[in-house]
Context: one part of a larger RNA
RNA sequence: UUAUGGUUAAGGAACUCGGCAAAAUGCCCCCGUAACUUCGGGAGAAGGGGGGCCUGCCCCGUGACCGCCACUUGCUGGCGUGAGCGGGUGUGGGCCGCAGAGACCAGGGGGAAGCGACUGUUUACUAAAAACACAGGUCCGUGCGAAGUCGCAAGACGAUGUAUACGGACUGACUCCUGCCCGGUGCUGGAAGGUUAAGAGGACCGGUUAGCCCCUUCGGGGGCGAAGCUGAGAAUUUAAGCCCCAGUAAACGGCGGUGGUAACUAUAACCAUCCUAAGGUAGCGAAAUUCCUUGUCGGGUAAGUUCCGACCUGCACGAAUGGAGUAACGACUUCCCCGCUGUCUCAACCAUAAACUCG
Repeated sequence: UUAUGGUUAAGGAACUCGGCAAAAUGCCCCCGUAACUUCGGGAGAAGGGGGGCCUGCCCCGUGACCGCCACUUGCUGGCGUGAGCGGGUGUGGGCCGCAGAGACCAGGGGGAAGCGACUGUUUACUAAAAACACAGGUCCGUGCGAAGUCGCAAGACGAUGUAUACGGACUGACUCCUGCCCGGUGCUGGAAGGUUAAGAGGACCGGUUAGCCCCUUCGGGGGCGAAGCUGAGAAUUUAAGCCCCAGUAAACGGCGGUGGUAACUAUAACCAUCCUAAGGUAGCGAAAUUCCUUGUCGGGUAAGUUCCGACCUGCACGAAUGGAGUAACGACUUCCCCGCUGUCUCAACCAUAAACUCG
């Protein structure tokens, strides 16, 4: 010096991001126990008192010897006394120590918020959580050879189930609730019209040439062109889809601006106007969301960028991408208080192990 333990005057969180670590609490019995609450809890709430050993008494259990009575004379039955033994969370007296749950073992507690209802699950090896799951809620699909999933298929699961069932999606106990918008996207339904593929259809046009016609310097040149073969191909006919018409938001999603106005001022119940599919309702709100911001006021502190209660100017909350509450629960996050302490003021000493120096 490092590591692991032990003790410490006075103070007691002044340490620190943060009481991290340590200390403290700890068992049994008795008394006593708040807000709140889903009446179950909260609760071991909190907060107090007792605890060893010896001995007397009392109580409880068991019950010997002995005595009395009865007869069916028995290893009989009943009654009384009550020794001994066992137990006591009973009660009195005494004894010892600093200390009696004497060591080990063995809850710290309270108040207030956030989030998640809860018990559970998770990143095997840096994350245990507010993430996942959950019971409950809603929507969509599925009538059975079900939908859905695996497989090329046969086949299998679903299910030896049958809509109180099964599959998918979202939300996430409970309580009070869940507003407006179907213009866009999606889904469902509709079939009149428009558009639309291959296929069917084959008008019209073209290539080739048996033949025919014209010209010719007889070498050839030009034109027409049947059948067959062949190239391209219009009208017409034709499905879903798309366009179109409706419905649907616990489907994906969305939920305004400007100007003016009241007899102090300020503000605007009110009016006007533009735009929109509709302009954010209830509730909550500087919030796990608030930039400005350490907003302002109040509380707590001598002093508080955190915390709690309000205000509302919501940069940029808001209703199952759920909104607001909520008892209980949490190795979750934040703030405060009591107890306690070497965390600190401020360090010291001791023990053990190692390093290092000397030998």